Model confidence (mean pLDDT): 81 of 100. This is a predicted structure of a 72-nucleotide RNA (transfer RNA) from a rhizosphere metagenome. Its Rfam family is "tRNA". It is annotated as a transfer RNA. Rfam links the family to the GO term triplet codon-amino acid adaptor activity.
RNA sequence: CCCAGGGUAGCCAAGCGGAAAGGCGCUCGCCUGUUACGCGAGACAGCGCAGGUUCGAAUCCUGCCCUUGGGG
Repeated sequence: CCCAGGGUAGCCAAGCGGAAAGGCGCUCGCCUGUUACGCGAGACAGCGCAGGUUCGAAUCCUGCCCUUGGGG
């Protein structure tokens, strides 16, 4: 330098045009002699950055950044 995959909550991770599920963790409550387990409730992300397309973008397009693999 070229090609491909990935970047979404504290962590993992789904979603692939109508605007973000789930799990772990966290907080509160119930349970328990206490803790843990279990059960219930709750809070936390507008999607790597900047533009563009669209009535509407995490999703499509362009550039850039980070990362993984391959090629040279």
The sequence is in RNAcentral, with records from MGnify.